[in-house]
RNA sequence: ACCACGAAAUGGCAAACCGUCGGAAAUGGCGGGACGCAAAACCACCGAUCCGUCUGGCCAGACAUUCACUUGGCAAGCGGACAGCGGGGUUACCGAA
Repeated sequence: ACCACGAAAUGGCAAACCGUCGGAAAUGGCGGGACGCAAAACCACCGAUCCGUCUGGCCAGACAUUCACUUGGCAAGCGGACAGCGGGGUUACCGAA
């Protein structure tokens, strides 16, 4: 010095919740607040999860001669959210064992 690792120190971040603003929503910005965090710094590439002002399909209900319309549900496509769900990528402070 590097890789791994996480004792100490200096500092750092900030969950829930509250206020306020943005968004249809998931959720995000800012302020307060600390449950936690050694990458809780950054990136939606993969999986999970969440959302639907979108698209058609299927199932059920209502109505009905049929079509249409309408209500609820399911998975898919599309679009979005999430980096404090996991994996992956990039970068970084300190230095005991």

The RNA shown here (c-di-GMP-I riboswitch aptamer) has 97 nucleotides and comes from an Alphaproteobacteria bacterium. Taxonomically the source falls in Alphaproteobacteria (Bacteria, Pseudomonadati, Pseudomonadota). The sequence was found by an Rfam model in a public genome assembly. Rfam family: c-di-GMP-I riboswitch aptamer. Rfam's curators write: GEMM was predicted in a large-scale screen for bacterial structured RNA regulatory elements.